[in-house]
Predicted 3D model of a 1469-nucleotide RNA (small-subunit ribosomal RNA) from a metagenome.
RNA sequence: AGAGUUUGAUCCUGGCUCAGGAUUAACGCUAGCGGUGUGCCUAAGGUAUGCAAGUCGAACGAUAAACUAUCUUCGGAUAGUAGACAGUGGCAGACGGCUGAGUAACGCGUGGGAAUCUACCCCAAACACGAGGAUAGCUCAUCGAAAGAUGUGGUAAUACUCGAUAGUUCCCGAUUUAAUCGGGAUAAAGCUCCGGCGGUUUGGGAUGAGCCCGCGUCCUAUCAGAUUGUUGGUGAGGUAAAAGCUCACCAAGUCUAUGACGGGUAGCUGGUCUGAGAGGAUGACCAGCCAGACUGGGACUGCGAUACGGCCCAGACUCCUACGGGAGGCAGCAACUAGGAAUCAUGCGCAAUGGACGAAAGUCUGACGCUGCGACACCGCGUGAGGGAUGAAGGUCUUAGGAUCGUAAACCUCUUUUAUUGGGGAACAAGUUCUGAGGGUACCCAAUGAAUAAGUGCCUGCUAACCACGUGCCAGAAGCAUCGGUAAUACGUGGGGCACAAGCGUUAUCCGGAUUUACUGGGCGUAAAGAGAUGCGUAGGCGUCCUAAAAAGUUUCGUGUUAAAUCUCUCGGCUCAACCGAGAAACCGCACGGAAAACUUUUAGGAUUGAGAUAAGUAGGGGAGAAGGGAAUUCCUGGUGGAGCGGUUAAAUGCGUUGAUAUCAGGAGGAAUACCAAUGGCGAAGGCACUUCUCUGGACUUUAUCUGACGCUGAGGCUCGAAAGCGUGGGGAGCAAAACGGAUUAGAUACCCGUGUAGUCCACGCUGUAAACGAUCCCUGCUAGAUGUCUGAUUCUCGUAAGUUUUUCACUUCGGUGAAAUGUUUUACGUUUAUUGGGUGUCGUAGUUAACGCGUUAAGCAGGGCGCCUAGGGAGUACGGCCGCAAGGCUAAAACUUAAAGGAAUUGACGGGGACCCGCACAAGCAGUGGAGCGCCUGGUUUAAUUCGAUGACCAACGAAAAACCUCACCUGAGCUUGAACUGUAGCUGCACACCCCCAGAAACGGGGGAAUCCUUCGAGGGUGCUACAGAGGUGCUGCAUGGCUGUCGUCAGCUCGUGUCGUGAGAUGUAGGGUUAGGUCCCACAACGAGCGCAACCCCUAUCUAGUGUUAUAAUUUCUCUAGAGACUGCUCUGUUAUAACAGGGAGGAAGGAGGGGACGACGUCCAGUCAUCAUGAUCCUUAUGUUCAGGGCUACACAGACGCUACAAUGGUUAAUACAAUGGGCAGCCAAGCCGCGAGGUGGAGCUAAUCCCAUCAAAGUUAAUCUCAGUUCGGAUUGUAGGCUGCAACUCGCCUGCAUGAAGUUGGAAUUGCUAGUAAUCGCGAAUCAGCAUGUCGCGGUGAAUACGUUCUCGGGUCUUGUACACACCGCCCGUCAGGGCACGGGAGUUGCUCUUGCUCGAAGUUCCUAUUUUUUUAGGACCGAAAGUUAAGGGUGGCGACCAGGCUUAAGUCGUAACAAGGUA
Repeated sequence: AGAGUUUGAUCCUGGCUCAGGAUUAACGCUAGCGGUGUGCCUAAGGUAUGCAAGUCGAACGAUAAACUAUCUUCGGAUAGUAGACAGUGGCAGACGGCUGAGUAACGCGUGGGAAUCUACCCCAAACACGAGGAUAGCUCAUCGAAAGAUGUGGUAAUACUCGAUAGUUCCCGAUUUAAUCGGGAUAAAGCUCCGGCGGUUUGGGAUGAGCCCGCGUCCUAUCAGAUUGUUGGUGAGGUAAAAGCUCACCAAGUCUAUGACGGGUAGCUGGUCUGAGAGGAUGACCAGCCAGACUGGGACUGCGAUACGGCCCAGACUCCUACGGGAGGCAGCAACUAGGAAUCAUGCGCAAUGGACGAAAGUCUGACGCUGCGACACCGCGUGAGGGAUGAAGGUCUUAGGAUCGUAAACCUCUUUUAUUGGGGAACAAGUUCUGAGGGUACCCAAUGAAUAAGUGCCUGCUAACCACGUGCCAGAAGCAUCGGUAAUACGUGGGGCACAAGCGUUAUCCGGAUUUACUGGGCGUAAAGAGAUGCGUAGGCGUCCUAAAAAGUUUCGUGUUAAAUCUCUCGGCUCAACCGAGAAACCGCACGGAAAACUUUUAGGAUUGAGAUAAGUAGGGGAGAAGGGAAUUCCUGGUGGAGCGGUUAAAUGCGUUGAUAUCAGGAGGAAUACCAAUGGCGAAGGCACUUCUCUGGACUUUAUCUGACGCUGAGGCUCGAAAGCGUGGGGAGCAAAACGGAUUAGAUACCCGUGUAGUCCACGCUGUAAACGAUCCCUGCUAGAUGUCUGAUUCUCGUAAGUUUUUCACUUCGGUGAAAUGUUUUACGUUUAUUGGGUGUCGUAGUUAACGCGUUAAGCAGGGCGCCUAGGGAGUACGGCCGCAAGGCUAAAACUUAAAGGAAUUGACGGGGACCCGCACAAGCAGUGGAGCGCCUGGUUUAAUUCGAUGACCAACGAAAAACCUCACCUGAGCUUGAACUGUAGCUGCACACCCCCAGAAACGGGGGAAUCCUUCGAGGGUGCUACAGAGGUGCUGCAUGGCUGUCGUCAGCUCGUGUCGUGAGAUGUAGGGUUAGGUCCCACAACGAGCGCAACCCCUAUCUAGUGUUAUAAUUUCUCUAGAGACUGCUCUGUUAUAACAGGGAGGAAGGAGGGGACGACGUCCAGUCAUCAUGAUCCUUAUGUUCAGGGCUACACAGACGCUACAAUGGUUAAUACAAUGGGCAGCCAAGCCGCGAGGUGGAGCUAAUCCCAUCAAAGUUAAUCUCAGUUCGGAUUGUAGGCUGCAACUCGCCUGCAUGAAGUUGGAAUUGCUAGUAAUCGCGAAUCAGCAUGUCGCGGUGAAUACGUUCUCGGGUCUUGUACACACCGCCCGUCAGGGCACGGGAGUUGCUCUUGCUCGAAGUUCCUAUUUUUUUAGGACCGAAAGUUAAGGGUGGCGACCAGGCUUAAGUCGUAACAAGGUA
């Protein structure tokens, strides 16, 4: 200090999660020792038992027992000593100890204050004289179960009372307030060891306590008003003391947005934990304060209490009881019970420290000191050290070699911390002696012997640490992301490893990380976030220049305080450390005093630049009211006219012969104001548009004058505020929610069409919201420009008009008039130039931003003020409150749920987005398929089996270039088990292997017989057979574990890299532009320059020629074979261009011309494409079987459906006869000639040929010639069937091919739809080969004959490039919304019902204080009055819970149902 997680990838925003530290902890597994700490967080629930507060005989009387002395009648008596129970009396039980319920308060913290008290203690002064009456204990008696009570008699005191004294105190009076004087009242206690200890009064101190004040001290406004002793005064009472503390009277105040009052929660602090700090959280132990003592109330005593281990009353609970009545209070120490995840011993001691009493000895002390229990925490130590390779055994893994556990062990040599035993043995004791619970403890010495001592969690990433097996979306894991569906480093186990270690993990909580509430230190155009507007503006915050004063803020110096402990530093003590001690520093705060005067503030005075005012002008759909105008729609009346109109993609509903639409004239009525018109104007926003008039708001410009900070912002508040909507009353032409009808559609409650009501309009009132948007709050200052536009001011040039100066001319009524020229400056208008304001746009620098973008109209740099945000959903919802007639608005949560939601930009993909281009893609043509019969393949069905695979394009005459057996993998049956084939080892037996015959059998096989007897280095060596063990074998599974091979997009023109540049980045550029090409082909241009894989070329065949060659050939300058060459390159010419270039078009020459034709060749990649059944191969499965052998069957089935073909339907033909012309190939288990036989298939025959020689093979057919058929189901067509044969082969039934004769089916050109082909191509005709014993309509080749058409790119399909939108990225076969149905969860409403709590009024009214009355000397007692707790009753409410039929929405959930609303123009933006 950061990391993981949204995406295909990126940057940002933003949440969730993790790594750290801590704990009064708990749980799981484990556990050797010691030291120091610490231990009911829950039920302030209840408690058995014991202890926790007593002490004093030197305050007092009485007394049992004991001892001593004396006496003794031996019973005892007296005196003394020490001393006990109970009692009177004194002091202490108000401390110490416990707990945190209550308390939001002067309770606490901190700093001050005045109107007080203070036992014991200290200092000082003074005093203590004289009397008296009781009473407990005790005795006797009585009552009661007990607790206890009552009465009689007698008694003491430092108990009580009275008197005296009084410097002080108190009261009264006087003088003048201080002080003084006078009067009145008020004290005491004795004991003694003779040293002292006590007593009373007064003053002072110390200590402790009470009271008051400033400041600080949690959440909530969905708590906004609270208060009647309330606020103040006067008087009185009361207290130790100020005070409404209490009462009477008077006044009506007091608190509150700087949060009163109410509700919730909580003891506060020093400190503790965390954090870099600021902060946040917390208040165990220790220390200070407060509060409480079963619950509530009350007083008494006392210096002190409204009293934890005192009293009284009420209540709840528990116990005793003789039922009449009594007793009790562990939130003291132990302990018990309950609760709970959870928290100890009914221990020892007063030795130390401290406390109470006492003169002291001493007594008491569950305070305290110790011990015990608990790994609860912190700290320390140990479980051995050195050597030791055969790298043992064993485990695990393995590529089978080895690796690892691992120097680890064994083994050798040491040591003894710890443990055990034995011996010694403290300090803690002060204060001369005595006194030690802990404790025979700490510590020291010796002996024995490696002996007595290691676990827990994790190992996919974050996060250090990996393999094997098992499991197979199961079981399970998980903090987050996620893992698990047959090769899981994530589950479980084993081995190994990593981390920490007597502990380790988990859970819970707090801080941190989180700058994720941001004071330090965040934001608001699009991510969450600027209120619809600000006109009037309140409080508040902030505020120009100069001078002077003050000193509140501010700064500085000093003083006091900031308890101790804690933290930090230094030193020291326990062997170290934890722990403890000493000193220092610190305690950042508060208060007081002094100083300074820059800034803020306050006061006083002045100024003008901010702001405003006056004057002169300017522009404007700014607002309100009134009046007027024309165009158009509709309607009404009349005329003309006569069949349709209207509407749509197309239609229909609708209107029309009762006369529409169209057209002309007249009239009525309402609404809106064409053109001008413009990112033009005005306004705070909403908004504002015909013309005129009246009233009225604001803005701007110029120059001068005036006021003199009057300013900015603005919580609440007032006001304005589109459309829709509401109320009342009008109005209603057009348009038009709802509604109706017609279409569309699977449906169509829509889009389209025809009607049509509210409404739209006016007046008045309400509503108060919009994507009310620039998604950008207001004000002020500063920071480059360029270019438009609206509206001012100033200025320059020119022109026109008017005026004016001068000159000339003409006319003249002599006044002047007119014309021309000239000069000038004034005014007006127009024009041009420049400057300067205000508004409104575009582009853009710096800067800024996550990017997009913004950029003097900032989203830049700063200042002031306000509003708002803090993950998504739930939800702008519920409840409450306020507003509204209603609709609804404003304010505004939680439970629950998710790990994301989101912004900008990038690359792709996609679009019923756009542009350009290409392809037998369409079009133009030719021939088909789809209909028939047959062949073949597939689906389906059937079957014992119909083996398996392929199965959109990219399967379906495909794997299969040949299923009768074999093939063969399938079925039935019969056999074998180291096996049919292979390798090794060991053993045994014989001799090779092999071969022949017989029997049974379907065969395999089984049984029997015969024959035969290997090589050799002479070694039971090799080989062979049998047996056993390793292991073979598998067309079993997984093509989603793989290699190899292949298909497809696609022979489409694309796919990338290096360096550079741009970008925060993903990425871009290059490879986008202009041309061109078959082509990312080439040229030009260009922040790119180059390069690679593809394209092309190189390779093969072919077309022309040349040379050579040619066996088995014989064409002869020539054909053919083979070999090697030549030839074609836009080379030449013309033309075309925005370019000359690339290129294109035409031509010449040439066998061939612009890639001459054809082939091989297939980029990066996609389809988890195909193949485990060609082969290879991981893993897995079978092993007398899923292996292997054999026979028979099946793969050939058959209601049906699909794909690909063949033959046809005929005359461009069939049949018959004659006749012509090829090429590629193949051949020895072969091709097979001639001849002969057969109608024929074929048979016979055997020549030739291992092939340019012979054969298939006369090599062809279509073609040509001739004849016939004459449009018919035919002399077309040939299926099917019968019969007779042939061939192959062990075998032709299931199930081959061929031939002869006979038979002669469907079919007369084929619906929707669909296929191929651009030239030697389609179409048509035959021939050959592979496979093969046999079987070809299939496949692969060969040649013969040989067309038609292409205007062109609108459309269909596919592809490429650029661009655009996107909520898609598994990429549109995408994503995704809502209702309904089922399950689950939490919440809201709800007739009501049931608790808790609070308030007010009333009733009742215990104890008790005070007062009054009566009795009495007083106390007491009795009665009464005020107040008065709990409980109760009644009435009215407030707040907050539980349950609740039913209702509503929300979230979540399996692949349910219905549609398709959104994302592309999402198909109606």